[in-house]
The prediction has a mean pLDDT of 79. A computed fold for a 344-nucleotide RNA from a Granulosicoccaceae bacterium, annotated as Bacterial RNase P class A. The sequence was found by an Rfam model in a public genome assembly. The model forms 98% of the base pairs in the Rfam consensus. Lineage of the source: Bacteria > Pseudomonadati > Gammaproteobacteria > Chromatiales > Granulosicoccaceae. Rfam family: Bacterial RNase P class A. Rfam's curators write: Ribonuclease P (RNase P) is a ubiquitous endoribonuclease, found in archaea, bacteria and eukarya as well as chloroplasts and mitochondria. The family's RNA type in Rfam is ribozyme.
């Protein structure tokens, strides 16, 4: 020098004028993000509400462990990518059952004889040197070649008419036992078994564990005005009670039609499962103690606009109950580690 990977950390700063919104109140002080986006998870909080079993339903899916939690993060274990820094993982269960799979091949889940190989046995013809040989039928076979991405474990001795885990040694499988490890799991420690046992559950299923509902347009209070309106229909064995069913519990009326007033106002609305620092525990993720601080609350919707100055010259892009998290978009700086070249 190039190329790649991981990380932090910024997201224009400062000054003066004008305007705007919330607080205080002579003064002053605060005023759009890391993602605020997507509405994807989990939740605080509000209201059904006195809220309890079951079912169906729905999510997650190794192990340990942080979390208020969770489909998140964080170490670990397999398994995958990549030459490697690294990165990815919809990772319980195919021996509970049922499904699916083009073409090629005899055969692709409980399946097979295409071309091969054998004539020992057994049947029948011919030839002959009477010992055989040849053919053909009846059989055996899955070692060898073919076909496929995969074809009834792999090499190798022994046996067989030939051949075959048919024996055998090793290796794979399977079941168990030791030894490490809290555990997924690892074992160049054993034993036992000739051993049918391919993929796909992000297939339908089983198996563990989790889960009321709707939501800030939630809800609460204050004011005001109207028809204390008309009708039908069910009713205690009955209605109704905020996903759906059935038990339980609650209430005591309740449903559906036409018709009429109101759409103001104030809370909810920002002191938090908070942020910064130090210190201490922990591989960490994050925990525990002291201290210091109060960073927008707008409701037809403020957070703006000019002037001067610095520099890293500013992409993606605007709060509307509020957090911790994924995911998506995107620009600069600074730093680690890994390949490659070429010089010394």
């Nucleotide at each position: 020098g190039a190329a790649g990977u991981c990380g932090a950390c910024c997201a224009g700063g400062c000054a003066g004028u004008c305007g705007c919104u919330g607080c205080u109140u002579a003064g002053g002080c605060a005023g759009a993000g890391g993602a605020a986006a997507g509405u994807c998870c989990g939740g605080g909080c509000u209201c059904c509400a006195u809220a309890g079993g079951g079912c169906a339903g729905a999510g997650u899916g190794c192990c340990a462990g942080g979390u208020a939690a969770c489909g998140c993060c964080u170490g670990g274990g397999g398994g995958g990518u990549g030459u490697a820094a690294a990165c990815c993982c919809a990772c319980g269960g195919a021996a509970a059952g049922u499904g699916c799979a083009g073409c090629a091949g005899a055969g692709a889940g409980c399946a097979a004889a295409c071309c091969g190989c054998c004539u020992a046995a057994g049947u029948c013809a011919c030839g002959c040197u009477c010992g055989c040989g040849u053919g053909a039928c009846c059989g055996g076979u899955a070692a060898g070649g073919g076909u496929g991405a995969a074809a009834g474990g792999g090499u190798g001795c022994g046996g067989u008419a030939a051949g075959a885990g048919c024996g055998c040694a090793c290796c794979g499988c399977g079941u168990u036992g030791g030894u490490g490890g809290c555990a997924a799991c690892a074992u160049u420690c054993g034993a036992c078994g000739g051993c049918a046992u391919g993929g796909c559950a992000a297939a339908c299923c089983c198996c563990a564990c989790u889960c009321g509902g709707a939501g800030c347009a939630a809800g609460a209070u204050c004011a005001a005005a109207u028809a204390g309106g008309a009708a039908a229909g069910c009713a205690a064995u009955g209605c109704c009670g905020c996903g759906g069913c059935c038990c339980g519990c609650g209430g005591u009326g309740c449903u559906u039609u036409c018709g009429g007033g109101u759409a103001g106002a104030u809370c909810g609305c920002u002191a938090g499962a908070a942020a910064u620092g130090c210190a201490g525990g922990g591989c960490g993720a994050c925990c525990u103690g002291c201290a210091u601080u109060c960073a927008a609350g707008a409701u037809g919707a403020a957070u703006g606009a000019c002037u001067g100055u610095c520099c890293u010259c500013g992409a993606c892009a605007a709060a509307a109950c509020c957090c911790g998290g994924c995911u998506u978009a995107c620009g600069g700086u600074c730093g680690g580690c890994u390949u490659c070249c070429a010089c010394c």